About this RNA: Predicted 3D model of an 82-nucleotide RNA (c-di-GMP-I riboswitch aptamer) from Brumicola pallidula DSM 14239 = ACAM 615. The organism belongs to Brumicola pallidula, within Bacteria.
RNA sequence: ACAUAAACAAGCCAAACCUGUUGUGAAGUAGGGACGGAAAGCCAAGGGCCUUAGGAUAGUAAAAGGUAGCCUAGCUGCAUUA
Numbered sequence: 001a002c003a004u005a006a007a008c009a010a011g012c013c014a015a016a017c018c019u020g021u022u023g024u025g026a027a028g029u030a031g032g033g034a035c036g037g038a039a040a041g042c043c044a045a046g047g048g049c050c051u052u053a054g055g056a057u058a059g060u061a062a063a064a065g066g067u068a069g070c071c072u073a074g075c076u077g078c079a080u081u082a
Base pairs, nucleotide, nucleotide: 004082005081006080012037013036017032018031019030020029021028022027035069041075042074045072046071047070048067049066050065051064052063
């Protein structure tokens, strides 16, 4: 230096829920909070899931969004022990 394993030590992030706020909504955001996490850091490229609209006999359809703590892919990275 690289790879793997673990979470002993020191640290890191923050689910559900509550409050404020943005949005038609899924959901986002700030504070509290801690289920969990070894990339729960970034990223919407592929797939999955969710939302919207007016219709409609009807959808294996299309469009616009959301989700990275759903998975894959890509990029980057800290520390202890072996």